[in-house]
RNA sequence: GUAAGUCUUCAGGGCAGGGUGAACAUGCCGCCUGUAGUGACGGUGGCGGCAAGUGAUUCCCGACCGGCGGUAAACCCCGCGACCCCUCGCGAGCAGAGGGCUGAUCCGGUGCAACUCCGGAGGCGACGGUAAAGUCCGGACGAAAGAAGAAUUCG
Numbered sequence: 001g002u003a004a005g006u007c008u009u010c011a012g013g014g015c016a017g018g019g020u021g022a023a024c025a026u027g028c029c030g031c032c033u034g035u036a037g038u039g040a041c042g043g044u045g046g047c048g049g050c051a052a053g054u055g056a057u058u059c060c061c062g063a064c065c066g067g068c069g070g071u072a073a074a075c076c077c078c079g080c081g082a083c084c085c086c087u088c089g090c091g092a093g094c095a096g097a098g099g100g101c102u103g104a105u106c107c108g109g110u111g112c113a114a115c116u117c118c119g120g121a122g123g124c125g126a127c128g129g130u131a132a133a134g135u136c137c138g139g140a141c142g143a144a145a146g147a148a149g150a151a152u153u154c155g
Base pairs, nucleotide, nucleotide: 001154003153004152006150007149008148009147010146017061018060019059023054024053026051027050028049029048030047031046032045063135064134065125066124067080068079069078070077075123076122084100085099086098087097088096105121106120107119108118109117127138128137129136
């Protein structure tokens, strides 16, 4: 110097407020329900209605959030990772290797340069659970793009 392999540490944020009310238990009312014929009353169970209560971070209004590398500073430009699927391998699985899938932006201004800055108006967000979820719970005290560092070898 940082070429090589090794090891260590780190590596994701977010419903303030309001509305609706599926469902649940409670009370009241109505109907049905017994059997030995009818009627009344009460009980049991069922169904329906009403009342007030609990009740969605999921619905509606609104609020809030934005991994990593590149590049004029980026959630929505390019690439990568996460999730999911397939193949190889294996008795099976894990690890590993390869492949697939993978969301959303425009206008104006400044400038040498910006879909990145400033101003404005928009848009997007894996899977399982649950009242329909970017924000809750779960896989996950996981994995990982990558960031920093250590010693060794090499030059």
FMN riboswitch aptamer (RFN element) from Methylacidiphilum sp., 155 nucleotides, folded computationally. It was read from a public genome assembly, where an Rfam model found it. Taxonomically the source falls in Methylacidiphilum (ex Ratnadevi et al. 2023) (Bacteria, Verrucomicrobiota, Methylacidiphilae, Methylacidiphilales).